Small-subunit ribosomal RNA, central domain from an uncultured prokaryote, 348 nucleotides, folded computationally. The full RNA is in RNAcentral, with records from ENA.
Context: one part of a larger RNA
RNA sequence: CUGGGCGUAAAGGGUUCGUAGGCGGUUAAAUAAGUCAGAUGUGAAAUCCCUGGGCUCAACCUAGGAACUGCAUUUGAAACUGGGCAACUUGAGUAUGGGAGAGGAAAGUGGAAUUCCGAGUGUAGGGGUGAAAUCCGUAGAUAUUCGGAGGAACACCAGUGGCGAAGGCGGCAUACUGGACCAAUACUGACGCUGAGACGCGAAAGCGUGGGGAGCAAACAGGAUUAGAUACCCUGGUAGUCCACGCCGUAAACGAUGGGUACUAGGUGUCGCGGGUAUUGACCUGCGGUGUCGCUGCUAACGCAUUAAGUACCCCGCCUGGGGAGUACGGUCGCAAGAUUAAAACUC
Repeated sequence: CUGGGCGUAAAGGGUUCGUAGGCGGUUAAAUAAGUCAGAUGUGAAAUCCCUGGGCUCAACCUAGGAACUGCAUUUGAAACUGGGCAACUUGAGUAUGGGAGAGGAAAGUGGAAUUCCGAGUGUAGGGGUGAAAUCCGUAGAUAUUCGGAGGAACACCAGUGGCGAAGGCGGCAUACUGGACCAAUACUGACGCUGAGACGCGAAAGCGUGGGGAGCAAACAGGAUUAGAUACCCUGGUAGUCCACGCCGUAAACGAUGGGUACUAGGUGUCGCGGGUAUUGACCUGCGGUGUCGCUGCUAACGCAUUAAGUACCCCGCCUGGGGAGUACGGUCGCAAGAUUAAAACUC
């Protein structure tokens, strides 16, 4: 390399969109690049192979044949692939009408709670723990009532509920905006699938500048525990957590399962839209999503099972013994932290 693989053994890119490329629905007539058949030329000789011959045999030598699977020219075939043309509607899309949803982004707004400040009542404790202590408190704490400030998060509803490509998204109302779904018609007429690069998005932490800072809390300090305790527990507490703009580009970014299409028993729950029967509790049913159980099948087993890890096809990514190592060097990116691409010696 081929082959074989990628849920858990090595292996699915974090994710979308999309360029080149690869692959691509139905029908008709033509074309003849691929394809197939014939002919001609060429494919040196030797070698290899077959049938003979010669050294006593063999190796070896030698005659003839076959072969040289190729290339070029030419004559045909037209099923399939391709290019061109014409048409079609099932794939794909558009229009119309609907309802659902924590989808996104912006500017507003609400109550509960914590903390702090002011005032009142009130007096000796409060906190905290396994037990304590540090700590707070007669300069009046804790508790309680009223008023105020400020930041962050949104109890119940809430649900193996919903939405989103993924990351993710949850108080309320507003205008803006993306996608999916359902119903019935009409229209376009293959406009499709995938997608190396490229461009975007991308939790948390971290970084830059400027704000903000209630609670929580790396670092840090103190108190305990302990043989020690650079921890677990306690009292404090700064970055950070929040906002704006700009970076970073990584995660057990997980369903550890790439995307698309078609096919292959069912049962049972739930969400959205529609239809029917009933009529207001319900039942039956179609499409789309999301769970769960389970045959055939698959799997090393566990398990998966119409949301496949089943049966097939198309396209991309990735793996090839363990360590060395996701490291070194070089390149690219980054303010940095670092990210990405990615070896070898050696060793078992």